[in-house]
Context: one part of a larger RNA
RNA sequence: UUUUCGUUAAGGAACUCUGCAAAAUUACUCUGUAACUUCGGGAGAAAGAGUGCCUGUUUUAGUUGGCGUGCACAAGCGGCACAAAGGCGAGACAGGUCGCAGUGAAAAGAUCCGGGCAACUGUUUAUCAAAAACACAAGUCUCUGCUAAGCUGAAAGGCGACGUAUAGGGGCUGAGACCUGCCCAGUGCUGGAAGGUUAAGGGGAUUGCUGCAAGGCGAGAACUGAAGCCCCAGUGAACGGCGGCCGUAACUCUAACGGUCCUAAGGUAGCGAAAUUCCUUGUCGGGUAAAUUCCGACCCGCAUGAAAGGUUUAAUGAUCCGGGUGCUGUCUUGACGAAAAACUUG
Repeated sequence: UUUUCGUUAAGGAACUCUGCAAAAUUACUCUGUAACUUCGGGAGAAAGAGUGCCUGUUUUAGUUGGCGUGCACAAGCGGCACAAAGGCGAGACAGGUCGCAGUGAAAAGAUCCGGGCAACUGUUUAUCAAAAACACAAGUCUCUGCUAAGCUGAAAGGCGACGUAUAGGGGCUGAGACCUGCCCAGUGCUGGAAGGUUAAGGGGAUUGCUGCAAGGCGAGAACUGAAGCCCCAGUGAACGGCGGCCGUAACUCUAACGGUCCUAAGGUAGCGAAAUUCCUUGUCGGGUAAAUUCCGACCCGCAUGAAAGGUUUAAUGAUCCGGGUGCUGUCUUGACGAAAAACUUG
């Protein structure tokens, strides 16, 4: 010097991205326990008290034991009830007693408040990420009538399933509660079939070559001709989308109101400087002596918004953010000690 530990006056987070790390709490018995809540929880909430040993109550509660006694009968090596002596024996109360200290060592929750996200238990990047990601119960759309759809295979076949729509496949959302607005113009899907377009095929007017001829080989108009597309409808928990300008109220400001242009329709309920807010450390309030964080509001939403779900929510979380109490060598600010190594000398 390094590693791993132990102790530390006064202060006690002033350290720092962050109380990271450490310290602290810790067992059992008793008392007591808030908001909120899906009435289960929250909860070991929080906050307190006690704990050794001796004596007494004490032959404690209980338990074991079974001397014996009683009852009934189907009369037994049987049944039922009571039950002496003896054994074991937590705990409670009272008194006493010793120590600095009694779960005398060791082992053994720190806790509270507010918020974001995800309902939850679970799963994951074997070897830098455990999470707000995945899954989930649940919701919904869609396909599938059984030789099912779907998947797999060259096929036979197999899975689905020895199942049968309360089943199986696929997509999206993701407990619960309250809800889930408008747009079908584009794209997709479903349905429709009158018309248009349209392949091969059919058709054969007309026509070429060749042959003495019969004929052979060709080209080929009209007409006919499926799905598809055009077309007509429906459909958003399908892919998706959800405006601009100007004016107006008896101070001012603002605009319930009016005008106009465009659109398929112009963002409803909610929430909102948010895991979304550029300007921005927005403004106001709270918390601090002082806060770009945090909490509550406001709404001017650069660029929120309803199953790419919206809002809320008890419980849960090695989650993330902010604050308090306790506690401490994190720090003011260092110091001392132990063990192991390194190093030096032998």

Large-subunit ribosomal RNA, domain IV from a marine metagenome, 346 nucleotides, folded computationally. It matches the Rfam family "Bacterial large subunit ribosomal RNA". Gene Ontology terms of the family: ribosome and structural constituent of ribosome.